[in-house]
RNA sequence: UCACUGGAGAGAGGCGAGCCUUCGAGCUCGUCCACCGAAGGGGCAAGUCGGCUGCACAUCAGCCGAUCAAUCUCUCAGGUAAACCGGACAGCGA
Numbered sequence: 001u002c003a004c005u006g007g008a009g010a011g012a013g014g015c016g017a018g019c020c021u022u023c024g025a026g027c028u029c030g031u032c033c034a035c036c037g038a039a040g041g042g043g044c045a046a047g048u049c050g051g052c053u054g055c056a057c058a059u060c061a062g063c064c065g066a067u068c069a070a071u072c073u074c075u076c077a078g079g080u081a082a083a084c085c086g087g088a089c090a091g092c093g094a
Base pairs, nucleotide, nucleotide: 001094002093004091005090006089011033013032014031015030016029017028018027019026034080035079036078040076041074042073043072047067048066049065050064051063052062053061054060
């Protein structure tokens, strides 16, 4: 990387329009509020490096900058009955 398998959470929300026409707890779009975190994306710790300061110097300490992780955090995006789709991550195989 490929293929298969497993894989959570959260409104069957309100309003409006259109479509289907099976009349529905259907489908699509817009909007409003409420929520979720495991596509993606943003943010941060210790540590490390450099500079400055404190002490005469070094050690050390503090401050500033750079670098820096996630299943943490934000909730931009995405998602919120079942099914379908998606799904971090994991397993078997190549």

The RNA shown here (Glycine riboswitch aptamer) has 94 nucleotides and comes from a soil metagenome. The model forms 89% of the base pairs in the Rfam consensus. The prediction has a mean pLDDT of 82. The sequence is in RNAcentral, with records from MGnify.